[in-house]
RNA sequence: UGAUGGCGUAGUUGGUUAUCGCAUCUGUCUAACACACAGAAGGUCCUCAGUUCGAGCCUGGGUCAGAUCA
Numbered sequence: 001u002g003a004u005g006g007c008g009u010a011g012u013u014g015g016u017u018a019u020c021g022c023a024u025c026u027g028u029c030u031a032a033c034a035c036a037c038a039g040a041a042g043g044u045c046c047u048c049a050g051u052u053c054g055a056g057c058c059u060g061g062g063u064c065a066g067a068u069c070a
Base pairs, nucleotide, nucleotide: 001065002064003063006022007021008020015053024040025039026038027037028036046062047061048060049059050058
């Protein structure tokens, strides 16, 4: 310094439904596959506590990873 769907990633001054891409599944298309198009599922944001009307975001402890200095 970072931890956010299977992987990668956005999230502004804390605000009501957490973003996008890839992948997956279904449908259309095709003799079939791929491409393309349409749609769907998949997270309660590393963990425990605190502050607050309200926390992915703020505060403290812990775990893991990376970088730098001595």